This is a predicted structure of a 498-nucleotide part of an RNA (small-subunit ribosomal RNA, 5' domain) from a metagenome.

Context: one part of a larger RNA
RNA sequence: GGAUAAACGCUGGCGGCGUGCAUGAGACAUGCAAGUCGAACGAAGGAUCGGGCUUGCUCGAUCCUUAGUGGCGGACGGCUGAGUAACGCGUAGGUGACAUGCCCCGAAGUGGGGAAUAACUGCCCGAAAGGGUGGCUAAUACCGCAUGUGGUCGCACGUUCAUUCGUGCGAGUAAAGCCGCAAGGCGCUUUGGGAGGGGCCUGCGUCCGAUUAGCUCGUUGGUGGGGUAAUGGCUUACCAAGGCGACGAUCGGUAGGUGGUCUGAGAGGACGAUCACCCAGACUGGGACUGAGACACGGCCCAGACUCCUACGGGAGGCAGCAGUCGGGAAUUUUGCUCAAUUGGGGAAACCCUGAAGCAGCAACGCCGCGUGAGGGAUGACGGCCUUCGGGUUGUAAACCUCUUUUGUCAGGGACGAUGAUGACGGUACCUGGCGAAUAAGCCACGGCUAACUACGUGCCAGCAGCCGCGGUAAUACGUAGGUGGCAAGCGUUGUCC
Numbered sequence: 001g002g003a004u005a006a007a008c009g010c011u012g013g014c015g016g017c018g019u020g021c022a023u024g025a026g027a028c029a030u031g032c033a034a035g036u037c038g039a040a041c042g043a044a045g046g047a048u049c050g051g052g053c054u055u056g057c058u059c060g061a062u063c064c065u066u067a068g069u070g071g072c073g074g075a076c077g078g079c080u081g082a083g084u085a086a087c088g089c090g091u092a093g094g095u096g097a098c099a100u101g102c103c104c105c106g107a108a109g110u111g112g113g114g115a116a117u118a119a120c121u122g123c124c125c126g127a128a129a130g131g132g133u134g135g136c137u138a139a140u141a142c143c144g145c146a147u148g149u150g151g152u153c154g155c156a157c158g159u160u161c162a163u164u165c166g167u168g169c170g171a172g173u174a175a176a177g178c179c180g181c182a183a184g185g186c187g188c189u190u191u192g193g194g195a196g197g198g199g200c201c202u203g204c205g206u207c208c209g210a211u212u213a214g215c216u217c218g219u220u221g222g223u224g225g226g227g228u229a230a231u232g233g234c235u236u237a238c239c240a241a242g243g244c245g246a247c248g249a250u251c252g253g254u255a256g257g258u259g260g261u262c263u264g265a266g267a268g269g270a271c272g273a274u275c276a277c278c279c280a281g282a283c284u285g286g287g288a289c290u291g292a293g294a295c296a297c298g299g300c301c302c303a304g305a306c307u308c309c310u311a312c313g314g315g316a317g318g319c320a321g322c323a324g325u326c327g328g329g330a331a332u333u334u335u336g337c338u339c340a341a342u343u344g345g346g347g348a349a350a351c352c353c354u355g356a357a358g359c360a361g362c363a364a365c366g367c368c369g370c371g372u373g374a375g376g377g378a379u380g381a382c383g384g385c386c387u388u389c390g391g392g393u394u395g396u397a398a399a400c401c402u403c404u405u406u407u408g409u410c411a412g413g414g415a416c417g418a419u420g421a422u423g424a425c426g427g428u429a430c431c432u433g434g435c436g437a438a439u440a441a442g443c444c445a446c447g448g449c450u451a452a453c454u455a456c457g458u459g460c461c462a463g464c465a466g467c468c469g470c471g472g473u474a475a476u477a478c479g480u481a482g483g484u485g486g487c488a489a490g491c492g493u494u495g496u497c498c
């Protein structure tokens, strides 16, 4: 000098764009953050219309709402960086060792049956959370049978480097309907290919310490069994005795990694906020279930700590989602608006949900831009300060005259963002007109480094200070004033990096 997720002191007019718990991965009141589908299903309630009539019941149709069964989604999106020195990440490859819901392209099929169960209802238990039992019922829920294009497995033959491919035979293996007058549409089942996303493996790279030198028994390899979508000591039994290490094993410390950011002429050094990709975590530890996908932030089970409710028998909870609270801290925001746009989930759609997102609010926290007026104006006013008392300086500065209106305020108009409708932002931006210099300047420094000097006060005191050093009676170094210099809605200080 540059930089900063900064903080502190003094000061503070506006706008645009960004950024905003770095500390206790501390604890959390309250609200919201993941639902949706009636075109899968039975039912309950309501509205309208129609029929039968015993006039308040029953039947039917249409529409709406609701819990439940069922489907898809809740594995995304959002947050955090505790752990991790690792195939975690980066890069380049491999998978002849893999699987993939929804989506796209192709082939074939969608026949015929059965038994339940929630809701509902009767009874019972419980303070509650909730539970038990009897009865009824539906389905795209569940289970057989048939068919078998295919796919799977086995055998044989040919073929191949191969478990590859082909042919033949055998075994076993699928389905669901809904909407529509219909046409047809949406689905369902088996299978081939694709796309996108993923699992696993490998080469290389990836901080400090040797005042850490030896480490290892599922350890290293093999065989058999098991397990997985899949390779593999992944697991298990047996067998062998291996494997790693000064090219730094092991141990200890520190740390999420990267694209990048800052600095620097570069080489390099430091860092890894915001944005993007990957990983990891979700009160702490462990576990599996479901599923195409999780060992699952707002799912389940167990244990633990903590908090809450309780009728003391027993229950409930998890903000490292968005706001917000307490605490910690030098320090970090609103319990805002809207789904209008972009996006995601569900749905045939209408639409619903979406604290993702878009916006607004707060904060000079940062960057950028603008303003606080412009021209004229000397007898160089008054006042202040200095003075050799002549004057000098503040200083064209002010007053005063002329002008302008960025900004401000008032009034009127008023968007783009929305390819038909739909605008939170927003009566915002912007435009036009009126008014009136009006609403708007500070901070630091002035001994040298380093641009800028005098007076008074103080008297090694009070104080200053980045270094050198100032202060003990004329201090340009302390304090105040005048003046001057620098930067400017900021200016200084402190911390950190180059």
Base pairs, nucleotide, nucleotide: 001498002497003496004495006494007493008492009491010490013370014369015368016367017366018365019363020362021328026326027325028324030323031322032321035072036071037070040069041068043066044065045064046063047062048061049060050059051058052057053056079281080280081279088206089205090204091203092202093201094200095199096161098198100196103194104193105192106191107190108189109188110187111145113143114142120135121134122133123132124131125130150173152171153170154169155168156167157166158165177186178185179184207253208252209251214244215243216242219241220240221239222238223237224236225235226234256278257277258276259275260271261270262269263268283304284303285302286301287300306317307316308315309314334360336359337358338357342356344353345352346351373403374402375401376400383394384393385392386391408435409434410433411432412431413430417425442487443486444485445484446483447468448467449466453482454481455480456479457478463470464469
Source information:
Model confidence (mean pLDDT): 87 of 100. RNAcentral holds the full RNA, with entries from SILVA.